[in-house]
Context: one part of a larger RNA
RNA sequence: CACCUGCACGCUCGUGGUGUUGGUUGGCAGGUUUUCCAUUCGACCCAUCUUGAAACACGGACCAAGGAGUCUAACAUGUGUGCGAGUCGGUGGGUUUUUAAACCUGCAAGGCGUAAGGAAGCUGACGGGCAAGAACCCCUCUCCAUGGGGUGCAUUGCCGACCGACCUUGAUCUUGUACGAAGGGUUCGAGUGAGAGCACACCUGUUGGGACCCGAAAGAUGGUGAACUAUGCCUUAGCAGGGUGAAGCCAGAGGAAACUCUGGUGGAGGUCCGUAGCGAUACUGACGUGCAAAUCGUUCGUUUGACUUGGGUAUAGGGGUGAAAGACUAAUCGAACCAUCUAGUAGUUGGUUUCCUCCGAAGUUUCCCUUAGUAUAGUUGGAGCUCAUGUGCGAGUUUUAUCGGGUAAAGCAAAUGAUUAGAGGCAUCGGGGGCGUAACGCCCUCGACCUAUUCUCAAACUUUAAAUAGGUAAGAUGGUGCGACUGCUCCAUUGAGCCGUGCCACGGAAUUGAGAUCUCCAAGUGGGCCAUUUUUGGUAAGCAGAACUGGCGAUGUGGGAUGAACUGAAAGUCGAGUUACGGUGCCAAAUUGUGCUCUAACCCAGAUUCCACAAAGGGUGUUGGUUGAUUAAGACAGCAGGACGGUGGUCAUGGAAGUCGAAAUCCACUAAGGAGUGUGUAACAACUCACCUGUCAAAUCAACUAGCCCCGAAAAUGGAUGGCGCUGAAGCACAUGACCUAUACUCGACCGUCGGAGCAAUUGCCAGGCUUCGAUGAGUAGGAGGACACGGGGGUCGUUGAGAAACCUUGGGCGUGAUCCUGGGUGGACCGGUCCCCAGUGCAGAUCUUGGU
Numbered sequence: 001c002a003c004c005u006g007c008a009c010g011c012u013c014g015u016g017g018u019g020u021u022g023g024u025u026g027g028c029a030g031g032u033u034u035u036c037c038a039u040u041c042g043a044c045c046c047a048u049c050u051u052g053a054a055a056c057a058c059g060g061a062c063c064a065a066g067g068a069g070u071c072u073a074a075c076a077u078g079u080g081u082g083c084g085a086g087u088c089g090g091u092g093g094g095u096u097u098u099u100a101a102a103c104c105u106g107c108a109a110g111g112c113g114u115a116a117g118g119a120a121g122c123u124g125a126c127g128g129g130c131a132a133g134a135a136c137c138c139c140u141c142u143c144c145a146u147g148g149g150g151u152g153c154a155u156u157g158c159c160g161a162c163c164g165a166c167c168u169u170g171a172u173c174u175u176g177u178a179c180g181a182a183g184g185g186u187u188c189g190a191g192u193g194a195g196a197g198c199a200c201a202c203c204u205g206u207u208g209g210g211a212c213c214c215g216a217a218a219g220a221u222g223g224u225g226a227a228c229u230a231u232g233c234c235u236u237a238g239c240a241g242g243g244u245g246a247a248g249c250c251a252g253a254g255g256a257a258a259c260u261c262u263g264g265u266g267g268a269g270g271u272c273c274g275u276a277g278c279g280a281u282a283c284u285g286a287c288g289u290g291c292a293a294a295u296c297g298u299u300c301g302u303u304u305g306a307c308u309u310g311g312g313u314a315u316a317g318g319g320g321u322g323a324a325a326g327a328c329u330a331a332u333c334g335a336a337c338c339a340u341c342u343a344g345u346a347g348u349u350g351g352u353u354u355c356c357u358c359c360g361a362a363g364u365u366u367c368c369c370u371u372a373g374u375a376u377a378g379u380u381g382g383a384g385c386u387c388a389u390g391u392g393c394g395a396g397u398u399u400u401a402u403c404g405g406g407u408a409a410a411g412c413a414a415a416u417g418a419u420u421a422g423a424g425g426c427a428u429c430g431g432g433g434g435c436g437u438a439a440c441g442c443c444c445u446c447g448a449c450c451u452a453u454u455c456u457c458a459a460a461c462u463u464u465a466a467a468u469a470g471g472u473a474a475g476a477u478g479g480u481g482c483g484a485c486u487g488c489u490c491c492a493u494u495g496a497g498c499c500g501u502g503c504c505a506c507g508g509a510a511u512u513g514a515g516a517u518c519u520c521c522a523a524g525u526g527g528g529c530c531a532u533u534u535u536u537g538g539u540a541a542g543c544a545g546a547a548c549u550g551g552c553g554a555u556g557u558g559g560g561a562u563g564a565a566c567u568g569a570a571a572g573u574c575g576a577g578u579u580a581c582g583g584u585g586c587c588a589a590a591u592u593g594u595g596c597u598c599u600a601a602c603c604c605a606g607a608u609u610c611c612a613c614a615a616a617g618g619g620u621g622u623u624g625g626u627u628g629a630u631u632a633a634g635a636c637a638g639c640a641g642g643a644c645g646g647u648g649g650u651c652a653u654g655g656a657a658g659u660c661g662a663a664a665u666c667c668a669c670u671a672a673g674g675a676g677u678g679u680g681u682a683a684c685a686a687c688u689c690a691c692c693u694g695u696c697a698a699a700u701c702a703a704c705u706a707g708c709c710c711c712g713a714a715a716a717u718g719g720a721u722g723g724c725g726c727u728g729a730a731g732c733a734c735a736u737g738a739c740c741u742a743u744a745c746u747c748g749a750c751c752g753u754c755g756g757a758g759c760a761a762u763u764g765c766c767a768g769g770c771u772u773c774g775a776u777g778a779g780u781a782g783g784a785g786g787a788c789a790c791g792g793g794g795g796u797c798g799u800u801g802a803g804a805a806a807c808c809u810u811g812g813g814c815g816u817g818a819u820c821c822u823g824g825g826u827g828g829a830c831c832g833g834u835c836c837c838c839a840g841u842g843c844a845g846a847u848c849u850u851g852g853u
Base pairs, nucleotide, nucleotide: 045060046059048057061853062852063851064850065849066848071209072208073207074206075205076204078202079201080200081199082198083197086112087111088110092105093104094103095102116123117122128159129158130157131156132155135151136150137149138148139147161192162191163189164188165187166185167184168183212351213350215348219341220340221339222338223337224336230315231314232313233312234311235310237308238307239305241273242272243271244269248265249264250263251262252261253260254259277302278301279300282298283297285296286295317333319329320328354787355786356785357784358783359782364377366375368373378525379524380522381521382520383519384518386516387515393513394512395511397510398509399474400473401472402471403470409464410462411461416458417457418456421453423451424450425449428448429447430446431445432444433443434442435441478504479503480502481501482500483499485497486496488495528552529551530550531549533547534546536544537543557568558567559566572750573749574748575747576746577745578744582740583739584738585724586723587722591737593736594735595734598731606726617711618710619709621708622707623706624705625704626703627702628701629700630699638695639694640693641692642691645667646666650662651661674689678687679686751777752776753775754774755773756772757771758770759769788842791838792837793836794835795834796833797832798831806826807825808824809823811822812821813820
């Protein structure tokens, strides 16, 4: 120096195993929870008035903010606190940290209370007894029940006493007024009977106040308006062009004249046509979120006048003005506008704001100018008081005993009333008839009437007479003796009442119980409706009115397809099992189960309480039944034969021969044939039937009854056993198994409520606690209890630029819930827990208010 071996130690690396921890990926299974999407099942829109609302009843587009039982005075009950025969404290004074507030204090007033009664003058309360009573004490036996006796609170019932009023009585004293003793009273009192009140606070309720909030039509007082419009007066301005042609005048003609006529001229008129102006007839035109809270177009009326118009002025609200329409009086007029009384009143409409737990109605009685409302009782809640585990108390029950009744039924050969039919009939009455001259003479007859029967009835008839329903009782406050008292009662120690006293005890039926009695305060309600049964009016009604009970209202849930009330069943939150009503072809959980009848239904078979319709009357559709017949001596049905004679019976008739009609309705021959069942004829004829026979061969006929089915059976959008569909059913009956399912029943767990029992001085706290047992849980109006949240104040403890409040959020968590805590984001300066106190304290609605979309 290199190599080899062994040992030890250290370092580093690698591999394998085991274990632990972590990561990633995949598979499987389960749980919890949120959002979105899809599917299945269930599911009608809230509030409101209402018996009843999804309503073709009303309010409601959406969002934010605001928005309705308050305060005060006086009462009432209750509760709490302080003092207590008292209590309170205004005013004054004083003290103190300031005038406030608070505290202290004196005298005298004051309120309520301590005394009542009486219209008033006025007068003016000595504590009792019996019964029931919690509790305490004593005795007994002790082993605990028990039993006996005494004292007996509060409270309750009865009796007595006292005070005042009233009625009555009236001694003493007195001349008389007067004082009025002792008494009596089925009279009255908000009285006494060894005080209980006063003050403050709170809940609830009542009344007065705006009185829970919003809302009238009205009423009153005082003002402002005639720029709109109505009318008068003063003043100003305005009104083409034509037509007609009054008076007056001129000329001519006529005339004796008066005057007349003719032609012009002239230019009058509440005259005509018509422009401007003023108005406004028709189109019922345009427009009709308009140009316009009355306009536009065409048409139309008037246009020298009672015309139009500017300005000024006058008339003012129960007033004006009005050629009058209740028109106009400032877009307002059968009484203007503005302000105030005024937050007017409303038995009326609408609205009335967080949660949980417990209880839980009424629509009936009575009063009211009452029936849209109040009060009263009833119904309900709350607060309690006194007792209590007992042979005491209670009861939507039964039993026993007893009482009242006059409905149902029944009855009318019982009364009253109605009523049918015959039968018998002495007398009497009425009508008719016969014999009689006639007769209260005789006879016949019809009634009335009488008698015994017969048919049918009664809310306002009844002898009888239920069922249900109702009252009372089922014991110690009792039963039975004895002895007193009494003004009551009696002939009477008779009766009645009362007082005293002795005896009698499982205690005077059943069943059942979640204890029972008593007091105070107060809400809501006082429109009801439905069903079975009974029942009144009505032709009837989803009509109106009653009774008993049960329901809906106030109530969800399974079934009835659907549904306030029918049926099952009433409900805390879950799990398992079992059922009810009703179902089990499919929709749709569960038997196209089993057995046995019926049904064939083309306008339109049928198919589940209430209940969503069908009748009288029919059917030789079919299936059962009952009764009565026929039939081997041959029925029924079919086919075939006979169906005749006296005789055309008598009467009637124009005629009538079996057959228009009336009254008879025999005989013969027969197997059988009617003095005739129909057709037919003017009358006959002819045919047929009843009846008999042959053939055939075994069952046949009639009446009634009731199951299913059919007819009877017609309406307006297209339509409903719920739909599909179903036919030896998936229909209608009967019987019998299995199965399905409700918040019902059973069992278990948890939550709340109510009740019972037990636990105590410390070992952390909560006795407003803990443990345990049992029962129970629907709910509108309404009551009570306990909580949540917003704003402000006081005490105490805290959060916050290391991010408060507030807002957003598909995050997490507690709580039955109202809500609360927390994570994340935005945000950028305050805010919270807890114990008390105060209140302009919680919104979906009010044709709510304001703003926004």
Overview:
Predicted 3D model of an 853-nucleotide part of an RNA (large-subunit ribosomal RNA, domain II) from Picea abies. Lineage of the source: Eukaryota > Streptophytina > Tracheophyta > Pinopsida > Picea. The full RNA is in RNAcentral, with records from SILVA. It matches the Rfam family "Eukaryotic large subunit ribosomal RNA". Its Rfam clan is "LSU clan". Its family is annotated with structural constituent of ribosome and ribosome in the Gene Ontology. On this family, see Yusupov et al., Science 2001: "Crystal structure of the ribosome at 5.5 A resolution". Rfam 15.1 lists 107,465 matches to the family in 2,616 species.